About this RNA
SAM riboswitch aptamer (S box leader) from Halobacillus dabanensis, 106 nucleotides, folded computationally. The coordinates come from a structure-prediction model, not an experiment, and the mean pLDDT is 84. The model forms 97% of the base pairs in the Rfam consensus.

RNA sequence: CUCUUAUUCAGAGUGGUGGAGGGACUGGCCCGAUGAAACCCGGCAACCGAUCAAUGUUUGAUUGUGGUGCUAAUUCCAGCAAAGCAGCAGCUUUGAAAAAUAAGAG
Numbered sequence: 001c002u003c004u005u006a007u008u009c010a011g012a013g014u015g016g017u018g019g020a021g022g023g024a025c026u027g028g029c030c031c032g033a034u035g036a037a038a039c040c041c042g043g044c045a046a047c048c049g050a051u052c053a054a055u056g057u058u059u060g061a062u063u064g065u066g067g068u069g070c071u072a073a074u075u076c077c078a079g080c081a082a083a084g085c086a087g088c089a090g091c092u093u094u095g096a097a098a099a100a101u102a103a104g105a106g
Base pairs, nucleotide, nucleotide: 001106002105003104004103005102006101007100008099013041015040016039017038021031022030023029025079026078027077028076042071043070044069047067048066049063050062051061052060053059054058075098080095081094082093083092084091085090
């Protein structure tokens, strides 16, 4: 980097260093010198892991010593398609796509 599977309306800082950007992309709309990114510490969660139980080998419960992840706004909203309403603008719902993360494979 590619593929497969699962999840994405919950949760989490009045900390330290740093010093201008950030929210994937495009459009919008936001965050930011009352301090962005990044790093450290803290925290959250429970994908893998660990323990226990049942068992249709998968499911449930517990845990937070290990490997990741996350820590403004629903993945911040939309993007493509269908249906419904309105038949100008637009709104709602569902599905897909894209993205992110985990686990596995190449």